This is a predicted structure of a 73-nucleotide RNA (transfer RNA) from a soil metagenome. It matches the Rfam family "tRNA". By type it is a transfer RNA. The RNAcentral record of the sequence draws on MGnify. Its mean pLDDT, the model's own confidence on a scale to 100, is 82.

[in-house]
């Protein structure tokens, strides 16, 4: 400077145009246990990186811009 990937929950991740966005860990509350783990029920979870556009509709498509990660120069 050029060209790919990624950004969604507290952490890993899922959903690629249409319903109140979802799993797991995690946190907290209960039941269970002499007490702790571990199982079980249950609550708790989000400006979907940020700004525009498309569209009746956008977490998904378009642009730009932000960090991160890879390649090339």
């Nucleotide at each position: 400077g050029g060209g790919g990937g990624c950004g969604u929950a507290g952490c890993u991740c899922a959903g690629g145009g249409g319903a109140c966005a979802g799993a797991g860990c995690g946190a907290c509350g209960g039941a269970c246990u002499u007490c702790u783990a571990a199982u079980c029920c249950g609550u708790u979870g989000g400006u979907c990186g940020c700004a525009g556009g498309u569209u009746c509709g956008a977490a998904u498509c378009c642009u730009g811009c932000c960090g991160c990660c890879c390649c090339c120069a």